[in-house]
RNA sequence: AGAGUUUGAUCCUGGCUCAGGAUGAACGCUAGCUACAGGCUUAACACAUGCAAGUCGAGGGGCAGCAUGGAACUUAGCUUGCUAAGUUUCGAUGGCGACCGGCGCACGGGUGAGUAACACGUAUCCAACCUACCGUUUACUACGGGAUAGCCUUCUGAAAAGGAGAUUAAUACCGUAUGGCAUUCUAAAGUUUCAUGACAUUAGAAUUAAAGGUUUACCGGUAAUCGAUGGGGAUGCGUUCCAUUAGAUAGUAGGCGGGGUAACGGCCCACCUAGUCAGCGAUGGAUAGGGGUUCUGAGAGGAAGGUCCCCCACAUUGGAACUGAGACACGGUCCAAACUCCUACGGGAGGCAGCAGUGAGGAAUAUUGGUCAAUGGGCGCGAGCCUGAACCAGCCAAGUAGCGUGAAGGAUGACUGCCCUAUGGGUUGUAAACUUCUUUUAUAAAGGAAUAAAGUGGUCCACGUGUGGAUUUUUGUAUGUACUUUAUGAAUAAGGAUCGGCUAACUCCGUGCCAGCAGCCGCGGUAAUACGGAGGAUCCAAGCGUUAUCCGGAUUUAUUGGGUUUAAAGGGAGCGUAGAUGGAUGUUUAAGUCAGUUGUGAAAGUUCGGGGCUCAACCCCGGAAUUGCAGUUGAUACUGGAUAUCUUGAGUACAGUUGAGGUAGGCGGAAUUCGUGGUGUAGCGGUGAAAUGCUUAGAUAUCACGAAGAACUCCGAUUGCGAAGGCAGCUUACUAAGCUGUAACUGACAUUGAGGCUCGAAAGUGUGGGUAUCAAACAGGAUUAGAUACCCUGGUAGUCCACACGGUAAACUAUGGAUACUCGCUGUAGGCGAUACACAGUCUGCGGCCAAGCGAAAGCAUUAAGUAUCCCACCUGGGGAGUACGCCGGCAACGGUGAAACUCAAAGGAAUUGACGGGGGCCCGCACAAGCGGAGGAACAUGUGGUUUAAUUCGAUGAUACGCGAGGAACCUUACCCGGGCUUAAAUUGCAACUGAAUAGCUGAGAGAUCAGUUAGCUAGCAAUAGCAGUUGUGAAGGUGCUGCAUGGUUGUCGUCAGCUCGUGCCGUGAGGUGUCGGCUUAAGUGCCAUAACGAGCGCAACCCUUGUCGAUAGUUACUAACAGAUAAUGCUGAGGACUCUAUCGAGACUGCAUCGUAAGAUGCGAGGAAGGUGGGGAUGACGUCAAAUCAGCACGGCCCUUACGUCCGGGGCUACACACGUGUUACAAUGGAGGGUACAGAAGGCAGCUACACGGCGACGUGAUGCUAAUCCCGAAAACCUUUCUCAGUUCGGAUCGAAGUCUGCAACCCGACUUCGUGAAGCUGGAUUCGCUAGUAAUCGCGCAUCAGCCAUGGCGCGGUGAAUACGUUCCCGGGCCUUGUACACACCGCCCGUCAAGCCAUGGAAGCCGGGGGUACCUGAAGUACGUAACCGCAAGGAGCGUCCUAGGGUAAAACUGGUAACUGGGGCUAAGUCGUAACAAGGUAGCCGUACCGGAAGGUGCGGCUG
Repeated sequence: AGAGUUUGAUCCUGGCUCAGGAUGAACGCUAGCUACAGGCUUAACACAUGCAAGUCGAGGGGCAGCAUGGAACUUAGCUUGCUAAGUUUCGAUGGCGACCGGCGCACGGGUGAGUAACACGUAUCCAACCUACCGUUUACUACGGGAUAGCCUUCUGAAAAGGAGAUUAAUACCGUAUGGCAUUCUAAAGUUUCAUGACAUUAGAAUUAAAGGUUUACCGGUAAUCGAUGGGGAUGCGUUCCAUUAGAUAGUAGGCGGGGUAACGGCCCACCUAGUCAGCGAUGGAUAGGGGUUCUGAGAGGAAGGUCCCCCACAUUGGAACUGAGACACGGUCCAAACUCCUACGGGAGGCAGCAGUGAGGAAUAUUGGUCAAUGGGCGCGAGCCUGAACCAGCCAAGUAGCGUGAAGGAUGACUGCCCUAUGGGUUGUAAACUUCUUUUAUAAAGGAAUAAAGUGGUCCACGUGUGGAUUUUUGUAUGUACUUUAUGAAUAAGGAUCGGCUAACUCCGUGCCAGCAGCCGCGGUAAUACGGAGGAUCCAAGCGUUAUCCGGAUUUAUUGGGUUUAAAGGGAGCGUAGAUGGAUGUUUAAGUCAGUUGUGAAAGUUCGGGGCUCAACCCCGGAAUUGCAGUUGAUACUGGAUAUCUUGAGUACAGUUGAGGUAGGCGGAAUUCGUGGUGUAGCGGUGAAAUGCUUAGAUAUCACGAAGAACUCCGAUUGCGAAGGCAGCUUACUAAGCUGUAACUGACAUUGAGGCUCGAAAGUGUGGGUAUCAAACAGGAUUAGAUACCCUGGUAGUCCACACGGUAAACUAUGGAUACUCGCUGUAGGCGAUACACAGUCUGCGGCCAAGCGAAAGCAUUAAGUAUCCCACCUGGGGAGUACGCCGGCAACGGUGAAACUCAAAGGAAUUGACGGGGGCCCGCACAAGCGGAGGAACAUGUGGUUUAAUUCGAUGAUACGCGAGGAACCUUACCCGGGCUUAAAUUGCAACUGAAUAGCUGAGAGAUCAGUUAGCUAGCAAUAGCAGUUGUGAAGGUGCUGCAUGGUUGUCGUCAGCUCGUGCCGUGAGGUGUCGGCUUAAGUGCCAUAACGAGCGCAACCCUUGUCGAUAGUUACUAACAGAUAAUGCUGAGGACUCUAUCGAGACUGCAUCGUAAGAUGCGAGGAAGGUGGGGAUGACGUCAAAUCAGCACGGCCCUUACGUCCGGGGCUACACACGUGUUACAAUGGAGGGUACAGAAGGCAGCUACACGGCGACGUGAUGCUAAUCCCGAAAACCUUUCUCAGUUCGGAUCGAAGUCUGCAACCCGACUUCGUGAAGCUGGAUUCGCUAGUAAUCGCGCAUCAGCCAUGGCGCGGUGAAUACGUUCCCGGGCCUUGUACACACCGCCCGUCAAGCCAUGGAAGCCGGGGGUACCUGAAGUACGUAACCGCAAGGAGCGUCCUAGGGUAAAACUGGUAACUGGGGCUAAGUCGUAACAAGGUAGCCGUACCGGAAGGUGCGGCUG
């Protein structure tokens, strides 16, 4: 200090999440020790038991118990007596239960319920106060009296307890005296305070005291003074949230006089006045003890208030007083309430928020321990007693700190194991073993503190006589602890979490959107570094993780330190109150401000420097800090206050000028509709096309006249005016404003503006008018799947006026107002100045473009979104929601204010690249058009779907599957089905063992595979053995089983379309752009020109093959012109190298010329040429797209099968058949069929082959025979042409189907071959919607060949030649594609995205008859205890008391409201949820542009009207 997450990518905005620190924590796993500190956060819930406050005999009477002593008696030993035990007695001694009395119990300890307050903190004040014990000083302590508890007697009661009688003491109580520096009053004259007042002195008057004890010197007591300590009170400032709490208040605010108090005070009371508080937040509600401090943070802040310290409050709940110096009292009293306990039912007892402990609650928090040794407290003269305060110990990893679990060496990087592997190895790993060393800790043993400074007791000394000193004695819980030493021996001691990114750390196996993980993003659907396990690694370590909470990161509430054109956010506009801010120059003041100084800011804590525990944590000492508050002394620049002046801000005045500024009245013409009359006749109107509608009862059209209402053409303009909304015919009246000029007047009068007031389009509301047009709703007609719409015909509110209401809009410049400053260019409106139509200047407006600057960018840019100041308003993730509830306003519609639960990890802005558009522009293509021939109808062939089947093996499925893989399914193929066999296997192969040659033949069984039997039968070597085969074992097989979504390779398609990129440079924050765009051109990103680009690559083109012309070379099997020979005939032969041809090498074409054009290039009657503008054809397929196809061509990862998913064999199936589709063949005939005659190819193939020729057969073919391993031999071209016949018909067309007889191949033609002959002779007479191919040697048509192959279902595929057309005006439209541009809410990219109702499930929430609570207040009734007050009857001699009454009041009751919760039949919307229903509203011109406000309507999105906006 940052990081992850919105996107295909980018930059922003913005939320969510993480890394850090902390805790009185809890949970999970684990656990060796020590020190220090900590430990009910929940039920202020209830509590068994024990303890936590007593002490004083030196205040007192006494003597229950104990002890000592005395006396008496009894018993025993034993007896004069003594000893021992026991009983009784004596307060005589020590001492002491209970009692009277004194002091203490108001401290210490606990808790945080209440409390938003002078409660706390801080500062100041009390001249308005008190203070036991303690200290200082002064004075005094005299004389008397009567009771009472206890003890005793007695009564009641279960108990608790109480009553009566008699008797007694005090430092208990009372009386009298004395008394002052005390208190009160009177008088005098001083000092002092801001003031009320205070202080000191003098004189007089009145009032009030006391207690003794032990003992010989002290402790007490009384009255006062001062102090100290502790308290009480007052005030300033500070101290949570809600305004959906805006008004509150009758003792309320103040006064006079009283009462009361320690003291001031409405604290209380009588009377008088009517005030007081509040937007600087009263009142009400919610929550909460406050502070020192703690955590976090750079700080400012934010959060917290446990332990420790200070203060407050409380003690089961509520009230009350008593005592006392002090309480309205935790371990006191009285009363009421709830609860618990005892009871003899009459009545009583109790209060752990003291220490332990129990139950309950809870995720959760300890021992019914020891000691008063130390520190401190109470009492006491003291010894001492008491002390759950305190000090210690116990439990708990709950925290912090420290220590240990060994250290050094040790590589062949050992063996083994786990794990991984490419099988070579790697890793665990210096780890281990092994060698050397150490002993903290542990165990055992021995020794062994400090804490005791001090105090008590005894003895002694000094003097200042209650202090000091000396000496001695005694006091230790923790503790035989800390610590030290010795012995033993690596011996006793390591885990937890994590390993996809953030975030350090990776592999294997299992699982298969399952199980599960997850803080966020997300992972898991058969190769998961993300789940579970393992190995390894990483991080911490006696701990490690998780959860919860707080701060941080978060500048994400922004004072430090944010924003508001489009991301959330400027109020619709103005006027103006409070407030905030405010021009120039003096004087003064010193509030703010600044400086010095004083007091305070407790200690602890923090921090710095030292010191002590072996270190550290921890503790001790000292310093700093404590940013604060208050006092005081100064300073005076700035701000403020006061005062004086000024004119530039602002305003006024005067002059000029401008305009759809406003209000009211009057007037005008055109148009529209209606009415009347005329002319006139059949349609009008309306639409994409129609229909509804109007019209022979005379429409529409046209002419004239009349009526009505509404709106104002042209001018008219990014012109004008107005604060905004808004304002437009002409004119009159009234009225407002701006601008310019002058510089006369005022003299800061200003700016902004919370609340408040006013204005405020359209729609809408009320009342009354008006109603021509238009027109929500509504009706009808169309469109449509539907059409509650778009279109059409009608049509009511409304639209208009007056007066009221309402108060909202995309009320927008999505940009609040004011002031100042900051480059320029240009247009325009109104002024000034001037003679001026020009030019320049200046002021105020309205616009355009741009620099700096700003901005996320788009953009803004003197009319700022720049630079600054002031004021107001508003924002803080999306949804829920501008909703609910409450309140305010409104006649209503509704408006204003305005949440939460819940839910998501995004929502959003600008720009980029694509893709898309029922957006635009340009261009191309047999894309359309123009033509030719087909398909779709028939029969058949073939493929597919479907169906069927034991199986009909598998794959291919829009274009880009369907005569496709298959270029040959009768067996084989074959993968499928049925059945029969084999299991190291049908095939390849290593090693070992055993056997045997191998091999060939024969016989039998069987469907065959196979099985059984039998015959023949080796080589090399001396041998072992080797070769070969079989069996067995083992290592290895085999799989057309799965995954083409794990892959390689190959292929299809876009598309032979013209595109796809890179380097450097430049532009941009960036994604990206530029280049590659623009103009022209091309088949082409082909070129030329232009140009922040310059170049280059893959594609295009060319290079390659073939074809078309020529040449050169070479001639056999090809050829034959010339020469010669031969034949029935033929290049048949000699010969030739001319020709054709063959096959190698070359040539040739490049726009050369003309016209146009800068050029590239285009055009040309053309020229030359075999060929002319890439000559024709082929091969050649950029970056990429479709998770396209193929694991069944092949290869290959992973998974699966192994007496089978392998393999062999026989048979069957792939050939099925109601049907549907694709591709073809043959036809429907005369441009033809049939018969006869006759002519001309090219390319290819051939030895298990092609076969001449001859013979046989009608023929397929058969028999014989010949040539050819091929330019040598073999291989009938057909259409065409000539001729005969048929004459328009289901035919002499057509040939399906079927019958019969054959031929051939083959082991075998039944399922299931082809061919031949004879016979049979189906459908079909040119084919609906729709659709396919083709632009020249092409279409069409005719035949020939080849591959596969025994044969063939071939009409298919691939080639070859023969004959040989028609048409293209053109690019509007359909389809596909390319480039540029535009919009986008799409990026899985329009087969996209996405809205609303309905249906289902779940969740939270609003309303709601009602039901159940809660706290507070009001009114009334009742009213305990208790203080105060009053008081005739009763008691007492009296003082007085009892009793009664009054006021107040806790509590209780009643009543009516308000507030606030819970729950609820039913109901409203909302949110969420892989694949529900209906539509398609939005995003593209989203197919009717969208959106805003309003009104009406509709299943729903929504539609329509009116006005507005451009997003």